[in-house]
RNA sequence: ACGACAGGUCGCGCCGUCGCCGGAGCGCUUCGGCGCUUCGGAGGAAAGUCCGGGCUCCGGAGAGCACGGUACCGGGUAACACCCGGGCGCCCACACGGGCGACAGAAAGUGCCACAGAAACCAGACCGCUUCACUUCGGUGGAGCAAGGGUGAAACGGUGGGGUAAGAGCCCACCGGUCCGCGGGCGACCGCGGGCGGCAUGGUAAACCUUACCGGGAGCAAGAUCAAGCAGCGGAGGGAGUGGCUCGCUCGGCACCUCUGCGGGUAGAUCGCUCGAGGCGUGCGGCAACGCGCGCCGUAGAUGGAUGACGGCGACGGUACCUGUACCGUACAGAACCCGGCUUAUAGACCUGUCGUUCCU
RNA sequence: GGGGGCGUAGCGAAGUCGGUUAUCGCGCCGGCCUGUCAAGCCGGAGAUCGCGGGUUCAAUUCCCGUCGCUCCCG
Numbered sequence: 001a002c003g004a005c006a007g008g009u010c011g012c013g014c015c016g017u018c019g020c021c022g023g024a025g026c027g028c029u030u031c032g033g034c035g036c037u038u039c040g041g042a043g044g045a046a047a048g049u050c051c052g053g054g055c056u057c058c059g060g061a062g063a064g065c066a067c068g069g070u071a072c073c074g075g076g077u078a079a080c081a082c083c084c085g086g087g088c089g090c091c092c093a094c095a096c097g098g099g100c101g102a103c104a105g106a107a108a109g110u111g112c113c114a115c116a117g118a119a120a121c122c123a124g125a126c127c128g129c130u131u132c133a134c135u136u137c138g139g140u141g142g143a144g145c146a147a148g149g150g151u152g153a154a155a156c157g158g159u160g161g162g163g164u165a166a167g168a169g170c171c172c173a174c175c176g177g178u179c180c181g182c183g184g185g186c187g188a189c190c191g192c193g194g195g196c197g198g199c200a201u202g203g204u205a206a207a208c209c210u211u212a213c214c215g216g217g218a219g220c221a222a223g224a225u226c227a228a229g230c231a232g233c234g235g236a237g238g239g240a241g242u243g244g245c246u247c248g249c250u251c252g253g254c255a256c257c258u259c260u261g262c263g264g265g266u267a268g269a270u271c272g273c274u275c276g277a278g279g280c281g282u283g284c285g286g287c288a289a290c291g292c293g294c295g296c297c298g299u300a301g302a303u304g305g306a307u308g309a310c311g312g313c314g315a316c317g318g319u320a321c322c323u324g325u326a327c328c329g330u331a332c333a334g335a336a337c338c339c340g341g342c343u344u345a346u347a348g349a350c351c352u353g354u355c356g357u358u359c360c361u
Numbered sequence: 362g363g364g365g366g367c368g369u370a371g372c373g374a375a376g377u378c379g380g381u382u383a384u385c386g387c388g389c390c391g392g393c394c395u396g397u398c399a400a401g402c403c404g405g406a407g408a409u410c411g412c413g414g415g416u417u418c419a420a421u422u423c424c425c426g427u428c429g430c431u432c433c434c435g
Stems, first nucleotide, its partner, number of pairs: 001357010012314007020041009043332001047343002050341005055219004067215005072086005087103001088101005104210002109208002111204003126149002128145007157175006176199001177196008223271004232262007244254003278297008315330007362434007371387004380418001389405005411427005
């Protein structure tokens, strides 16, 4: 210098003119507003709405069932399906390293495994191998076998040797599997040793299902207040204590209160509304995610919905040629109660670390 | 704000608790028939099953993500 990988930051800048929304101040006002000055005014994803929470209202004894979700271990957090660290498996890379995992259970039960194949899960034998008998010498039948062939995605542990009539975990070694013990680790799990040949139980749970754990419903058009407007009718419960109406008293009924169905009215204003699990810096603890302490900062709040238009200079990219000028363009995308994540879209620029190649000293 | 459905040839549809080469109608192409056209008859072509990934031996079908269309409720 170039390349690869990983992580992070930014994501057009400045000036002028005219506008739009909001806050504050001042002035005027017919109290409805209007004018002037000044300050602030989209994002890393504001998006999808896929998870988790705050907040608000409604509902609610408790337990179980149903339904939905989650699923290696430990930690972080308000919480999570997120993040960090670790384990195991698979994949990529020359290397440093990186990526992915719906990663509980198939030995509780049920279902399915097309075609091919003899046979698809529990045993069985198409071609075949061995042996005996018969034979018209082509074979046929009985018994034994599962090595080899063939089919398939998958064929009842694999490789090698011994053994045998031929064979076979029939026997042996190694590998795998499974069980037990010991040691390490909080744990997932790992290491070592030993036993088991009656290796029994192939796959599929992103098929039903089982196990463990979690989950009340709705959403800021939540919800509250004021103003304006309108028409009530029905159902259920209360009607208890003081009190109202029906008669002075009792019962009952009505009024009244709560919930609810149908119907009627309104489309205005205010609150909720943005200071919050907030941001930045720094010290300490921790491998890290993150936590704690201290200091500093004040940063959109519309409600048919503001954040724009034009001009100039610059930056970057593209095209053209007369090589320093013209023309064109500036990624993805636009807040609506707020926050933590995930996912998806994104021109270009910059920084850090590691590794590789080449050159120079 | 909340919830559901759909995407298969040029067009309209079927197929979906996974199975061999994805089916039908209209349309398209060629031939026959006819003096010619239509109708009719015979034959044929035409599909990344919206896109990307995963599970599985195997995916239009199951799961995840994404894009587009559409419907319902407030």
Molecule: RNase P RNA; transfer RNA
Organism: Spirochaetales bacterium